[in-house]
Context: one part of a larger RNA
RNA sequence: UCCUACGAGUUACUCCUCACUGGCAAGGUUAAGCACUUUUAGGUGCGUAGCCGGAGCGAAAGCGAGUCUGAAUAGGGCGCGUAGUCAGUGGGGGUAGACGCGAAACCUUGUGAUCUACCCAUGGCCAGGAUGAAGUUGCAGUAACAUGCAAUGGAGGUCCGAACUGGUAAACGUUGAAAAGUUUUCGGAUGAGCUGUGGGUAGGGGUGAAAGGCUAAUCAAACUGGGAAAUAGCUCGUACUCCCCGAAAUGUAUUUUGGUACAGCGUCGGGGUAAAGUUUAGCGGAGGUAGAGCUACCAAUAGGACUAGGGGGAGUCAAAUCCUACCAAAUCCUGAUGAACUCCGAAUGCCGCUAAAUAUACCCGGCAGUGAGGGCUUGGGUGCUAAGGUCCAAGUCCGAGAGGGAAAGAACCCAGACUAACAGCUAAGGUCCCAAAAUCUAUCCUAAGUUGAACAAAGGAGGUCCAGUUGCAGAGACAGCCAGGAUGUUUGCUCGGAAGCAGCAAUUCAUUUAAAGAGUGCGUAACAGCUCACUGGUCGAGCGACAGGGCAUCGAUAAUAAACGGGCAUCAAGGGUAGUACCGAAGCUUUAGAUUUAUACUUUAGGAGUAUAAGUGGUAGGGGAGCAUUCCAAGGCCGGUGAAGGCGAAACGCGAGUUUUGCUGGAGGGCUUGGAAAAGCAAAUGUAGGA
Repeated sequence: UCCUACGAGUUACUCCUCACUGGCAAGGUUAAGCACUUUUAGGUGCGUAGCCGGAGCGAAAGCGAGUCUGAAUAGGGCGCGUAGUCAGUGGGGGUAGACGCGAAACCUUGUGAUCUACCCAUGGCCAGGAUGAAGUUGCAGUAACAUGCAAUGGAGGUCCGAACUGGUAAACGUUGAAAAGUUUUCGGAUGAGCUGUGGGUAGGGGUGAAAGGCUAAUCAAACUGGGAAAUAGCUCGUACUCCCCGAAAUGUAUUUUGGUACAGCGUCGGGGUAAAGUUUAGCGGAGGUAGAGCUACCAAUAGGACUAGGGGGAGUCAAAUCCUACCAAAUCCUGAUGAACUCCGAAUGCCGCUAAAUAUACCCGGCAGUGAGGGCUUGGGUGCUAAGGUCCAAGUCCGAGAGGGAAAGAACCCAGACUAACAGCUAAGGUCCCAAAAUCUAUCCUAAGUUGAACAAAGGAGGUCCAGUUGCAGAGACAGCCAGGAUGUUUGCUCGGAAGCAGCAAUUCAUUUAAAGAGUGCGUAACAGCUCACUGGUCGAGCGACAGGGCAUCGAUAAUAAACGGGCAUCAAGGGUAGUACCGAAGCUUUAGAUUUAUACUUUAGGAGUAUAAGUGGUAGGGGAGCAUUCCAAGGCCGGUGAAGGCGAAACGCGAGUUUUGCUGGAGGGCUUGGAAAAGCAAAUGUAGGA
């Protein structure tokens, strides 16, 4: 992992409530028990105890279709006008283990110290080697001691190292040889040593050189039986089919936030007013949002003018007074901001009336589920005008929605799947090949493989195309080439020097000229030199400046070549504009069929048939109709001329399933109508067995 069997809403009750069915009805009904009987799923009769209903209100006395409150004859509260009761079945609730399995724990009775901790009693064990304490003896030494040397001696939680005991490091082992080991290595090894046997201490207790360690492979409270099916707002699982409808993830409250109560939203049954609901149009309303505005208030605000006050300066000190490129109230001009500003002010939305269309809406009752929501668009708060962030509001989709497109994708685009079809038309999106359909038509752009379906800025730039404004140009422009580019003068000042070209000043002037600056740049110490402006010649047709638009370019950095889906594509298979075809979905249509609801008709009176219309995606969940299994009752059957079961086949039914038949099998088993349940398995790290 698979197969087979088993495996979860049950049962009880003088309980509560609702629906349906039946009996009786202002009444309904018996319980225990007794009797009879064709008695065991019983039945019939007797039995009136008791219960429910028939009158309520008040705390009560009490009164009574009323009563209580109250001074009240007021008002108000609760009542009166609408039938119950008994039984059966079903939907829910209650009490019980109450759909099944599942704790960690708590209490209680006992059992354990043959493991291990510590203790008691009594025994046992420690090769060999080393070191050489005290003491003693001898000698030396001292006044005597002290002391020294040699020998002797044999101490020690002494040293080295086996047994023994421990367990330092590493490797191996890790479904092991072993539920803690093996190998190498290492600590202690006369001691707080190791060890045998017997005994003691017991669970909130013991024992502990103390690690919450150990207390029989179990320890922050052992193990066994019991309370006990503890409790589990938690997790998991919960078994056949078809049909109709179909949610919620919100509000309030909660020792409450992953639970629940009430409301909201779903479904089923009933009801009647009467058209309340919804949409559209017209009319009438309330309002202070978007926007806008602000010499219309409040608050904030840039520049200027004007001008109180202040600062600074002058005034010989003080003052008068004066000045001020300083700060600045009020006022004026220009500009301009605001969720908690408003002189203004929409669109939507909301309320009311009228009309039309449509078919809901509302009330009562049974049963729920939901109360973790999420993405996208729009308006906002928060955050960084961050987040696949978070919190509101309006809408939509996913949730609970399949199909086509976006390469691939819950919610983006298109579109809501009753069934079937080798029929047709379209949507989004596409039409070179993968891959259905245009290598379509007209025209322009792009040279970057830009692009070809994720995305990119500030900024740079004689890329290229388009449409403008403006200047020059056959009286010859622009670019190139040839020639000139002078004189007063080295202008004046400054300076060591300053001569067009360090700097300062200047009506930067004048002359000769076709033209030539008291000089555009380079250069020199200063000159010189080169060059430009400007002019002529040559050439012969367009040449500059400015702002705008299109497409491209750089800016451009992340781990495969690896972000066109790929191949590949350049007057595209890229981009723009215009157009015509075609492809393309479970959309729409066509044909056939099923089913639900409403209406009408028929009718064998049975939702049975026909027609028309509208439907038939669906999680939680509500409702309806069925299939199968085992047993019981009645009726009626089958079976050795072969029952059930098994392996196949065919037919029927939307389906759960059913029937027939061949082979096998070898003795029981269906059918109809009712009834009763140990009544359906894929899942529970389900249980047992097997592979």
Background
The part of an RNA shown here (large-subunit ribosomal RNA, domain II) has 691 nucleotides and comes from Cytophaga hutchinsonii ATCC 33406. Model confidence (mean pLDDT): 84 of 100. The organism belongs to Cytophaga hutchinsonii, within Bacteria. Its Rfam family is "Bacterial large subunit ribosomal RNA". The full RNA is in RNAcentral, with records from ENA and SILVA.